[in-house]
RNA sequence: UCUUAUCAAGAGAGACGGAGGGAUUGGCCCGAAGAUGUCUCAGCAACCAGCCACGCGAAGGUAUGGUGCUAAUUCCAAUAGACAGCCAUUGUCUAGAAGAUGAGA
Numbered sequence: 001u002c003u004u005a006u007c008a009a010g011a012g013a014g015a016c017g018g019a020g021g022g023a024u025u026g027g028c029c030c031g032a033a034g035a036u037g038u039c040u041c042a043g044c045a046a047c048c049a050g051c052c053a054c055g056c057g058a059a060g061g062u063a064u065g066g067u068g069c070u071a072a073u074u075c076c077a078a079u080a081g082a083c084a085g086c087c088a089u090u091g092u093c094u095a096g097a098a099g100a101u102g103a104g105a
Stems, first nucleotide, its partner, number of pairs: 001105007012041005020030003024078004042070003047066003050062003074098001079095006
């Protein structure tokens, strides 16, 4: 980089450290009562492998290993369309884009 699946649920303490952070832009939030990050431990989940069960097809169970995750729906929107509407810089829905994670190439 490409393909494919999922993204409305779930799950935090301590230590270090000291300023921005939540991918981008806008909004809105988090943050010296110490965020983001790193480490340790704990936890969540069940994508892949393993194991168990099975009607042997898929679905199922488990949580041993490999990832992942543990503020806010991917925090919301971004593009297109439909509908509603008090006609507003509005709302709802659908699809897409972008992003994240797994598996494969």
The RNA shown here (SAM riboswitch aptamer (S box leader)) has 105 nucleotides and comes from uncultured Sporosarcina sp. The prediction has a mean pLDDT of 84.